[in-house]
């Protein structure tokens, strides 16, 4: 210098074109003398950043930026 892959909520991932989700955490409630455990219920991401394509992009495309592995 060249290829490949990954970047989505605090974290760990799912979603391959049609209103962004799960588990765990976190907050509130119930339940308990308390605490844990259970059970309900909230908040919480313009999908790394810029551009293109499309009626419509997290999802196609290209570029950049970081992280990982490969080759030399």
């Nucleotide at each position: 210098g060249c290829c490949u892959g990954c970047a989505u909520a605090g974290c760990u991932c799912a979603g391959u074109g049609a209103u962004a989700g799960a588990g765990c955490a976190a907050c509130u409630c119930a339940c308990u003398u308390g605490u844990a455990a259970u059970g309900a219920g909230u908040a919480g991401g313009u999908c790394g950043u810029c551009g293109g394509u499309u009626u419509g992009a997290a999802u196609c495309c290209g570029a950049u930026u970081g992280c990982a592995g490969g080759c030399u």

A computed fold for a 72-nucleotide RNA from a Nanobdellota archaeon, annotated as transfer RNA. Its Rfam family is "tRNA". Rfam's curators write: Transfer RNA (tRNA) molecules are approximately 80 nucleotides in length. Its mean pLDDT, the model's own confidence on a scale to 100, is 82.